This is a predicted structure of a 136-nucleotide RNA (FMN riboswitch aptamer (RFN element)) from Koleobacter methoxysyntrophicus. Of the family's consensus pairs, 100% are formed in the model. Rfam family: FMN riboswitch aptamer (RFN element). Gene Ontology term of the family: FMN binding. From the family's description: The RFN element is a highly conserved domain that is found frequently in the 5'-untranslated regions of prokaryotic mRNAs that encode for flavin mononucleotide (FMN) biosynthesis and transport proteins. The organism belongs to Koleobacter, within Bacteria. Its mean pLDDT, the model's own confidence on a scale to 100, is 78.
RNA sequence: AGUAACCUUCAGGACUGGGUGAAAUUCCCAACCGGCGGUGAACCUUUGCUGAUGAAGGAAGCCCGCGAGCCCCAAAGGGGUUGAUUUGGUGGAAAUCCAAAGCCGACAGUUAAAGUCUGGAUGGGAGAAGGUGUUG
Numbered sequence: 001a002g003u004a005a006c007c008u009u010c011a012g013g014a015c016u017g018g019g020u021g022a023a024a025u026u027c028c029c030a031a032c033c034g035g036c037g038g039u040g041a042a043c044c045u046u047u048g049c050u051g052a053u054g055a056a057g058g059a060a061g062c063c064c065g066c067g068a069g070c071c072c073c074a075a076a077g078g079g080g081u082u083g084a085u086u087u088g089g090u091g092g093a094a095a096u097c098c099a100a101a102g103c104c105g106a107c108a109g110u111u112a113a114a115g116u117c118u119g120g121a122u123g124g125g126a127g128a129a130g131g132u133g134u135u136g
Stems, first nucleotide, its partner, number of pairs: 001135003005132006016030004031116002033105002035066004043058005061103002069081005085101005107119003
């Protein structure tokens, strides 16, 4: 430095105020939240160079993919399903930067319909970090 295998640890956030009502953190008006990998020009951070313009890291809920969930096949294992973005600006180049306006969110439960409450779940897991082993 690479890497078959194995082990350990870690790995999801959010209802604040008001209205109606017998009853709603479920409806209505505002508010709040955003898993993992990839991509990511001139954005952000650090750093290098000074006639040079490189390097490292960060950076997308709605771009590409994955996971959980749900359905099916007796099991194993596998299959299916799986949400949502536009406009303007800059530029050689942006669905990623800047600005604005939008949109989306498993299943079961509930005195009333849930992204935010309760539950399956002290679960599972995309993956991340470290270690053992192995190869050079």